[in-house]
Predicted 3D model of a 499-nucleotide part of an RNA (small-subunit ribosomal RNA, 5' domain) from an uncultured bacterium. The coordinates come from a structure-prediction model, not an experiment, and the mean pLDDT is 86. Rfam family: Bacterial small subunit ribosomal RNA. RNAcentral holds the full RNA, with entries from ENA, Greengenes and SILVA.
Context: one part of a larger RNA
RNA sequence: GGAUAAACACUGGCGGCGUGCAUUAUGCAUGCAAGUCGAACGGUCCUUCCCGCAAGGGAAGGAUAGUGGCGAACGGGUGAGUAAUGCGUAAGUAACCUGCCCCUAAGUAGGGGACAACUCUGAGAAAUCGGAGCUAAUACCUUAUGUGGUCCUUGCUUGAUGAGGAAGGACUAAAGCCUUCGGGCGCUUAGGGAGGGGCUUGCGUCCUAUCAGGUAGUUGGUAGGGUAACGGCCUACCAAGCCAAUGACGGGUAGCUGGUCUGAGAGGACGGCCAGCCACACUGGGACUGAGACACGGCCCAGACUCCUACGGGAGGCAGCAGCAAGGAAUAUUGUGCAAUGGGCGAAAGCCUGACACAGCGACGCCGCGUGGGGGAAGAAGGCCUUCGGGUUGUAAACCCCUUUUCUCAGGGAAGAAUAAUGACGGUACCUGAGGAAUAAGUCUCGGCUAACUACGUGCCAGCAGCCGCGGUAAAUACGUAGGAGGCAAGCGUUAUCC
Numbered sequence: 001g002g003a004u005a006a007a008c009a010c011u012g013g014c015g016g017c018g019u020g021c022a023u024u025a026u027g028c029a030u031g032c033a034a035g036u037c038g039a040a041c042g043g044u045c046c047u048u049c050c051c052g053c054a055a056g057g058g059a060a061g062g063a064u065a066g067u068g069g070c071g072a073a074c075g076g077g078u079g080a081g082u083a084a085u086g087c088g089u090a091a092g093u094a095a096c097c098u099g100c101c102c103c104u105a106a107g108u109a110g111g112g113g114a115c116a117a118c119u120c121u122g123a124g125a126a127a128u129c130g131g132a133g134c135u136a137a138u139a140c141c142u143u144a145u146g147u148g149g150u151c152c153u154u155g156c157u158u159g160a161u162g163a164g165g166a167a168g169g170a171c172u173a174a175a176g177c178c179u180u181c182g183g184g185c186g187c188u189u190a191g192g193g194a195g196g197g198g199c200u201u202g203c204g205u206c207c208u209a210u211c212a213g214g215u216a217g218u219u220g221g222u223a224g225g226g227u228a229a230c231g232g233c234c235u236a237c238c239a240a241g242c243c244a245a246u247g248a249c250g251g252g253u254a255g256c257u258g259g260u261c262u263g264a265g266a267g268g269a270c271g272g273c274c275a276g277c278c279a280c281a282c283u284g285g286g287a288c289u290g291a292g293a294c295a296c297g298g299c300c301c302a303g304a305c306u307c308c309u310a311c312g313g314g315a316g317g318c319a320g321c322a323g324c325a326a327g328g329a330a331u332a333u334u335g336u337g338c339a340a341u342g343g344g345c346g347a348a349a350g351c352c353u354g355a356c357a358c359a360g361c362g363a364c365g366c367c368g369c370g371u372g373g374g375g376g377a378a379g380a381a382g383g384c385c386u387u388c389g390g391g392u393u394g395u396a397a398a399c400c401c402c403u404u405u406u407c408u409c410a411g412g413g414a415a416g417a418a419u420a421a422u423g424a425c426g427g428u429a430c431c432u433g434a435g436g437a438a439u440a441a442g443u444c445u446c447g448g449c450u451a452a453c454u455a456c457g458u459g460c461c462a463g464c465a466g467c468c469g470c471g472g473u474a475a476a477u478a479c480g481u482a483g484g485a486g487g488c489a490a491g492c493g494u495u496a497u498c499c
Stems, first nucleotide, its partner, number of pairs: 001499004006495003010491001013369006019362002021327001026325003030322003035070003040067002043064009077280003086205008096197003101193008109143004118133006148172007156164002176185003206252003213243003218240008255277004259270004282303005305316004333359001335358003341355001342353004372402004382393004407435006416425001442488005447468003453483005463470002
């Protein structure tokens, strides 16, 4: 000098774009953050209409607790752990999986028994749980068919084991809904694709030897189990291996990267916002469901903590968005809207969406603008200095002329919407008119480094200081005050950290 997620002192006019708990991965009141589908299903309720004297029956529309489907594994947060089951990069998978989506082929036949809801009833303070009875389905089970697929046997191609193809045998599918009756949406079994993921390998990836030996499922084999899949992943048996000064093992620190800062570069430091990957979700462990989780707003167990209780028993998890407490030098609103973009569900209308879009707060950062412009005295007053002549503040002010960026008031008023409707932002941006220099300057320094000097006060005191150093009175350009000057400027200075 540059830089920062900065903080502190003093000061503070406006706008745009960004950015904002770095500390206690501390504890959390309250609200919201994941639902949706009645065109899968049986009920229930409401409205309207029709028939009927009434009871009641029928039709249409709407709402919906439950069964069922899809989603909830995305999106959002955090960085605790992790020095390698991670990340980066380059490969492999003849050792693998893949819901929704796209393409292709074939099919969608016949039966059955339940369980919620509901009714009756019981237990409990509650959370909730139990018994009996009825019922539907795209829920569940079974039979048939088998384009196909899987397994076994035989034999072919290939360098190759589970790659590709052939014959025989065994096993193995399905669900309907809507319709303008044309069809549409689905369902089942396969093959391919796209996108996504699992696993394996090479290389790279901080400090420490005042850590030198480490290791028994350890290293390899055989057999089996397990997995979507290879594998000590697991088990039994057998062998005694395997790693290590090219640093094993241990200890410390740390999420990694694209990048960011600095630097001429080489390099050094960092990894906040944004993007990719990973890990975590009160602490520890576990599985279930599912195409996908060992699952932030799911389940079970144990623990700590908090809350409710009728003391028998229950409920909870903000490292989602706001917000609170505590900690701290320090970090925002319990805001508006689904209008846009994107996501989930739905045939659609639509519903949900603290993702997101916006607004609010903070000079926290960067950028831009303004606080007026021209004229105006051999130069007012006041201040300060003075050799008392004067000098300086200083064209500075007053005063005259002008302008209106800003500001205030009034009027108009968007684009962003793709699409007829639909705009949170927002009566915002912007445009027009009126008014009036009006609403707007500080901060640090002035001994040298280093741009900028005098007076008074103080008297090794009070104090200053980044380094050198300054202050002990006939006189401090270094302390304090005043005048003046210099630097930067809505900031300025200090502190901290990096180059």